[in-house]
């Protein structure tokens, strides 16, 4: 300069190839209930799609562009 991979709550991960309407679990935090005590067990809450822009009724997914990382070529 060139291909190929990724980017989702605080952290971690599913889902993306096959577009579907309320984004999975797990931790974490926050409240309760339980208990002699809770950092154990339960029950409830709690925050995400890297930015833009396209195409759809509809986009996390499909298209194009930019960042930000791994990587392999020159």
């Nucleotide at each position: 300069g060139g291909g190929c991979c990724c980017a989702u709550a605080g952290g971690g991960u599913a889902g993306u190839c096959u577009g579907g309407a309320u984004a999975u679990c797990c931790u974490g935090c926050c409240g309760g209930c339980c208990u002699u005590c809770g950092g154990a067990g339960c029950c409830g809450g709690u925050g995400a799609g890297g930015g833009g822009g396209g195409u759809u009724c509809g986009a996390a997914u499909c298209c194009c562009c930019c960042u930000g990382g791994g990587u392999c070529c020159g």
Source information: This is a predicted structure of a 74-nucleotide RNA (transfer RNA) from a Methanobacteriota archaeon. The RNAcentral record of the sequence draws on ENA. The coordinates come from a structure-prediction model, not an experiment, and the mean pLDDT is 82.